[in-house]
RNA sequence: ACCUUCGGGGCAGGGUGCGAUUCCCGACCGGCGGUGACAGCCCGCGACCCGGCGCAUCGCGCCGGUGGAUCCGGUGAAACUCCGGGGCCGACGGUACAGUCCGGAUGGGAGAAGGU
Numbered sequence: 001a002c003c004u005u006c007g008g009g010g011c012a013g014g015g016u017g018c019g020a021u022u023c024c025c026g027a028c029c030g031g032c033g034g035u036g037a038c039a040g041c042c043c044g045c046g047a048c049c050c051g052g053c054g055c056a057u058c059g060c061g062c063c064g065g066u067g068g069a070u071c072c073g074g075u076g077a078a079a080c081u082c083c084g085g086g087g088c089c090g091a092c093g094g095u096a097c098a099g100u101c102c103g104g105a106u107g108g109g110a111g112a113a114g115g116u
Base pairs, nucleotide, nucleotide: 001116002115003114004113005112006111013025014024015023027100028099029090030089031045032044033043034042040088041087049065050064051063052062053061054060055059070086071085072084073083074082092103093102094101
C1' cells in the first nucleotide's frame, strides 16, 4: 500500500386519553481508541448536523466547525475507570412531545482481527 471478515444496546408492568413504547409513574441501555487499574458522563474519535473547497451532476472526497452528562465515601503504589452510595446525559426526520418505535440505513463508521 492493497484485500478479506467483523464492527450498537434498550420502555417489563401500570396511569391519562379517541389516539402516546412519545406525556405521567416506573423500567431499561451504554460504539471505538487512550489513560499508572476495568470509564456512557477524564482526553480524543466516530455517527448526526452546518460551512468551505475539489471532482463534475452524482453523491463522494478533503478541510474546518458545531456537538451531551459525575459527585461523595472506601481500598490501593496508582482508579473522576474498581467497590458502596447518590446523581446526570443521549443527533436528525416522522408521529400525541421519543436515548429505547418507524425512517434515511441492505448506508456510513471510529476502529478490531487476519491475509498478501

The RNA shown here (FMN riboswitch aptamer (RFN element)) has 116 nucleotides and comes from a soil metagenome. RNAcentral holds the sequence, with entries from MGnify. Its mean pLDDT, the model's own confidence on a scale to 100, is 86.